Predicted 3D model of a 379-nucleotide RNA (Bacterial RNase P class A) from an uncultured Nitriliruptoraceae bacterium. Rfam family: Bacterial RNase P class A. Its family is annotated with dimeric ribonuclease P complex, tRNA processing and ribonuclease P activity in the Gene Ontology. By type it is a ribozyme. About the family: Ribonuclease P (RNase P) is a ubiquitous endoribonuclease, found in archaea, bacteria and eukarya as well as chloroplasts and mitochondria.
[in-house]
RNA sequence: GACGCCGGACAGGCGGCCGCGCCCGCCCCCGGGCGGGUGAGGAAAGUCCGGACUCCGCAGGACAGGAUGCUGGGUAACGCCCAGGCGCGGUGACGCGCGGACAGCGCAACAGAGAGCAGACCGCCACGGAUCGCACCUCGGUGCGGUCCGCGGUGAGGGUGAAACGGUGGGGUAAGAGCCCACCAGCACGGCGGGUGACCGCCGUGGCUCGGCAAGCCCCAUCCGGAGCAAGGCCAAGCAGGGACAGGGUGGUCCGCCCGUCACGUCCCAGGUCGGCUGCACGAGGCGUCGGGAGACCGGCGUCCCAGAGAGAUGGUCGCCACCCCUCCCCGGGUGACCGGGCGGGGCACAGGAUCCGGCUUAUCGGCCGGCGUCUCCC
Numbered sequence: 001g002a003c004g005c006c007g008g009a010c011a012g013g014c015g016g017c018c019g020c021g022c023c024c025g026c027c028c029c030c031g032g033g034c035g036g037g038u039g040a041g042g043a044a045a046g047u048c049c050g051g052a053c054u055c056c057g058c059a060g061g062a063c064a065g066g067a068u069g070c071u072g073g074g075u076a077a078c079g080c081c082c083a084g085g086c087g088c089g090g091u092g093a094c095g096c097g098c099g100g101a102c103a104g105c106g107c108a109a110c111a112g113a114g115a116g117c118a119g120a121c122c123g124c125c126a127c128g129g130a131u132c133g134c135a136c137c138u139c140g141g142u143g144c145g146g147u148c149c150g151c152g153g154u155g156a157g158g159g160u161g162a163a164a165c166g167g168u169g170g171g172g173u174a175a176g177a178g179c180c181c182a183c184c185a186g187c188a189c190g191g192c193g194g195g196u197g198a199c200c201g202c203c204g205u206g207g208c209u210c211g212g213c214a215a216g217c218c219c220c221a222u223c224c225g226g227a228g229c230a231a232g233g234c235c236a237a238g239c240a241g242g243g244a245c246a247g248g249g250u251g252g253u254c255c256g257c258c259c260g261u262c263a264c265g266u267c268c269c270a271g272g273u274c275g276g277c278u279g280c281a282c283g284a285g286g287c288g289u290c291g292g293g294a295g296a297c298c299g300g301c302g303u304c305c306c307a308g309a310g311a312g313a314u315g316g317u318c319g320c321c322a323c324c325c326c327u328c329c330c331c332g333g334g335u336g337a338c339c340g341g342g343c344g345g346g347g348c349a350c351a352g353g354a355u356c357c358g359g360c361u362u363a364u365c366g367g368c369c370g371g372c373g374u375c376u377c378c379c
Base pairs, nucleotide, nucleotide: 001375002374003373004372005371006370007369008368010366012321013320014319015318016317017316018315020039021038022037023036024035025034026033027032028031041350045361046360048359049358050357051356052355053228054227055226056225065224066223067222068221069220070084071083072082073081074080085098086097087096088095089094099219100218104217105216106213107212121158122157123154124153125152127150128149129148130147131146132145133144134143135142136141137140166184167183168182169181170180171179185209187206188205189204190203191202192201193200194199232278233277234276235275241269242268243267244266245265247264248262249261250260251259252258285304286303287302288301289300290299291298292297323347324346325345326344329342330341331340332339333338
């Protein structure tokens, strides 16, 4: 210098003009004006996972159902994070994955002869028969070789497949084959050692020994009651309802007492609609520093207060600067490829809180910082 890997932080700045939500103060006066303060993100998103909080339910347990799945740790909790183990990929930095297939039931398209304690298409080999050629002779037999048919052997070779029942060499055989042997690989069992553990290392023995899928059912272990801020709580117009009462209308009566009825009047009550308030912003909080730890993280001290809406507000425009890209042309340097500067043009993402918090995932123009790897060049 080129190409990469991992982590962190940012994701425009200043000014002019015109605007928006909320809070406080003042003024005019019930709708505005003025001043001050404050006002989104790394993902506020998807709503996928976990919790806080709230209400309902609940003697305890089990079944069903769902989720998770190497080991150890972190955490309020998690499907998250850290460290480690094993496997795979990469030259490497590094990345990705993870219970059980001797508990049982199942599945494997296409191709292929054969796909589950498999299989004979080609090939190879033995035997029997037919036939052809050659040789021999005791003249119809024998031997050798070829072709065809039948019946077997073979799992070495060819071929198919994602996958075909270990690899190399030797012995053996009619041909072959872990059939036998040596070494290697793998598995199981036993022993020793290391580690909290996953697991690792070494030694011995064995049979020679195929396996894959659990994101098909299933088995094992752990966890899970339901609903969600439109949760929940308080106040409460209007309409209808219940009760009491002096009076009023009306009926039983000619009148009154008394009884019934209407709800015109007054008062009280309960649930509760519209609506209002609350929940609702001091929190598993941010920053700094010190300490513990390998790390995730934890603890002490100091300091700061940071949206709370109506499901609706934080923007627009202009100028300058910064950054990135392009470029006829101009200037400077260089033999040159090219480099630096100027003029001009373009770009500056993804995206908007609504109860809050911890994660994951997805989207994102561009540059910055730190560490590391591979290759190359110079000293």
Its mean pLDDT, the model's own confidence on a scale to 100, is 78.